RNA sequence: AGCUGUCUUCGGGGCGGGGUGCAAUUCCCCACUGGCGGUGAUGCGGCGUUUGCCGAUAAGCCCGCGAGCGCAAGCUGAUCCUGGUGUGAAUCCAGAGCCAACGGUACAGUCCGGAUGAAAGAAGCGGGUA
Numbered sequence: 001a002g003c004u005g006u007c008u009u010c011g012g013g014g015c016g017g018g019g020u021g022c023a024a025u026u027c028c029c030c031a032c033u034g035g036c037g038g039u040g041a042u043g044c045g046g047c048g049u050u051u052g053c054c055g056a057u058a059a060g061c062c063c064g065c066g067a068g069c070g071c072a073a074g075c076u077g078a079u080c081c082u083g084g085u086g087u088g089a090a091u092c093c094a095g096a097g098c099c100a101a102c103g104g105u106a107c108a109g110u111c112c113g114g115a116u117g118a119a120a121g122a123a124g125c126g127g128g129u130a
């Protein structure tokens, strides 16, 4: 270091300004946010003469999962957008667009509630095993 079992800890962000109105963090204008695993032409830092090696990081809308809904089977959002670089880009760079459960309430991704919950998973401790 691998496999396996148990336990512990951790494990989601965002309404600020203006307008209308009896009333809106819910409508309208501007604003703001982006869970987990994978992928990553890679780029960055360190080392090396080079092939390379090590480290941290990297997708809301590509694939999958969780959350959510359903008695169950199962269901479940959004750009292969435009331009750039390049042999090569749905992930880089620039720009534009789009999406966001359920219940409550003047119609909610951002407020309140289920939830001091659950969970994808992450880290750690210990046992067993070759």
Stems, first nucleotide, its partner, number of pairs: 002129003007124004016030004031110002033100002035065004044055004060098002068075002079096001081095004102113003

Predicted 3D model of a 130-nucleotide RNA (FMN riboswitch aptamer (RFN element)). The sequence was found by an Rfam model in a public genome assembly. The coordinates come from a structure-prediction model, not an experiment, and the mean pLDDT is 76.